[in-house]
RNA sequence: UCGGAGGAGUGGACAGUCGCUGGCCGGCGCGAGCCGGUUGGAGGAAAGUCCGGACUCCAUAGGGCAGGAUGCCCCGUGAAAACGGGGGCGGUGCGGGUCAAGCCGCAUCGACGGAUAGUGCCACAGAGAAUAUACCGCCGCGCGCGUCGCAAGGCGCGCGAGGUAAGGGUGAAAAGGUAGGGUAAGAGCCUACCGGGUUGGCGAGUAAUCGCCAGCCGCACGGAAAACCCCGUCUGGAGCAAGAUCAAAUAGGGGACUGAGUGGCCCGCUCAUGAGUCCCGGGUAUUGAUCGCAUAGACAAAUGACUGUCUGAAUCCGGCGGCCUUCGCGGGUCGCUGGAUACAACAGAAUCCGGCUUACGGCUCCUCCGAUUCA
RNA sequence: GUGGGCGUAGCUCAGCCUGGUAGAGCUCCAGAUUGUGGAUCUGGCCGUCGCGGGUUCAAAUCCCGUCGCCCACC
Numbered sequence: 001u002c003g004g005a006g007g008a009g010u011g012g013a014c015a016g017u018c019g020c021u022g023g024c025c026g027g028c029g030c031g032a033g034c035c036g037g038u039u040g041g042a043g044g045a046a047a048g049u050c051c052g053g054a055c056u057c058c059a060u061a062g063g064g065c066a067g068g069a070u071g072c073c074c075c076g077u078g079a080a081a082a083c084g085g086g087g088g089c090g091g092u093g094c095g096g097g098u099c100a101a102g103c104c105g106c107a108u109c110g111a112c113g114g115a116u117a118g119u120g121c122c123a124c125a126g127a128g129a130a131u132a133u134a135c136c137g138c139c140g141c142g143c144g145c146g147u148c149g150c151a152a153g154g155c156g157c158g159c160g161a162g163g164u165a166a167g168g169g170u171g172a173a174a175a176g177g178u179a180g181g182g183u184a185a186g187a188g189c190c191u192a193c194c195g196g197g198u199u200g201g202c203g204a205g206u207a208a209u210c211g212c213c214a215g216c217c218g219c220a221c222g223g224a225a226a227a228c229c230c231c232g233u234c235u236g237g238a239g240c241a242a243g244a245u246c247a248a249a250u251a252g253g254g255g256a257c258u259g260a261g262u263g264g265c266c267c268g269c270u271c272a273u274g275a276g277u278c279c280c281g282g283g284u285a286u287u288g289a290u291c292g293c294a295u296a297g298a299c300a301a302a303u304g305a306c307u308g309u310c311u312g313a314a315u316c317c318g319g320c321g322g323c324c325u326u327c328g329c330g331g332g333u334c335g336c337u338g339g340a341u342a343c344a345a346c347a348g349a350a351u352c353c354g355g356c357u358u359a360c361g362g363c364u365c366c367u368c369c370g371a372u373u374c375a
Numbered sequence: 376g377u378g379g380g381c382g383u384a385g386c387u388c389a390g391c392c393u394g395g396u397a398g399a400g401c402u403c404c405a406g407a408u409u410g411u412g413g414a415u416c417u418g419g420c421c422g423u424c425g426c427g428g429g430u431u432c433a434a435a436u437c438c439c440g441u442c443g444c445c446c447a448c449c
Base pairs, nucleotide, nucleotide: 001371002370003369004368005367006366007365008364009363010362012310013309014308015307016306017305018304020041021040022039023038024037025036026035027034028033043346047357048356050355051354052353053352054351055239056238057237058236062267063266064265065264067235068234069233070232071231072087073086074085075084076083077082088112089110090109091108092107093106094105095104096103113230114229118228119227121223122222135168136167137164138163139162141160142159143158144157145156146155147154148153176194177193178192179191180190181189195219196217197216198215199214200213201212202211203210204209243291244290245289246288247287253280254279255278256277257276258275259271260270261269262268312343314341315340316339317338318337319336320335321334322333323332324331325330376448377447378446379445380444381443382442385401386400387399388398395432403419404418405417406416407415425441426440427439428438429437
């Protein structure tokens, strides 16, 4: 310098003309409405509707079951969801260290309660995959054969029943590691060190947790709960088409049931009990209006278009000058300056608010990665 | 506003629940058959399992997020 990835910010300004739309004022019109003036009119995501709330109705939302959500600790902001900071623990990778492990450092990731509550799962390969396991190998024993030997017996091969988790091999994972003793060969079989578990005490820390000391256990405890499940905590349902008010209609009938509402179930609660609920049929009927409703907000839904100027950066073309290179033409680079082009992206309120996620052209800033050039 | 389903080969769909080699039919290609074509027979090709991340030894399958499509209700 160029390219890429991620994150943050910004999401043009002014003027004129013509439009759209809410409110208010004035005028005209019987009325629907029309005209004029004035004032207000999209976003960082208004989006997806993924969380949480406000608000409204049903008990002021009450108990249990089911269901759902959630899950290391501390602090801060917050109504909550959520976000931020710090810490602990664990996984992975790299580097260091060790005979090897334990260990140390850095980076990165973690939906991180429980795998000694229970049930189930771990394909293929492999002898054996969680009650562990004997394929090869190793080891001794018995039998047979061959061979050597006077013999005792030795060596080799084969078969059989055993021992063995050291070595090989399989696998993502083989049931602690190293050394020594021990043994027929081996093995926590035994010992030391390391690792692990557990009980108690002490200490550090707000806590999660960590460290030390002592005792016990040769090791019992592989993974997975984003398998079922168990534990702790939280959790009633519906949603502005919630709901409220007004106006219109609800005549007269038929049938079924004893309840209906609280939208999973039971209890409870509320309403009704000569009334209620549901169905059929009938009536009104485009059922309508207002509120809910907002310093944009109406009715499927207005918030726009054009022109000019400016700002900003980019690309292209041209002029002048400096420097480098070249014999020269020319080329490269830097500075000043003139002109032209495009200005775009994602998208658009519908009760409101807080978050999360996703989309996004150009420009600015930060971090990381890669390439190239010069010193 | 609320609830649900789907995305796998060019097309239509299995496989997902209970993780373990990605399959079927049609299409396409080649060969056989036929004078030629069709039909038939034989063989073959065809996959970022919508995308990203996570859990796991291992993910089409489990979980989270996201994109697109479809359906239902008042």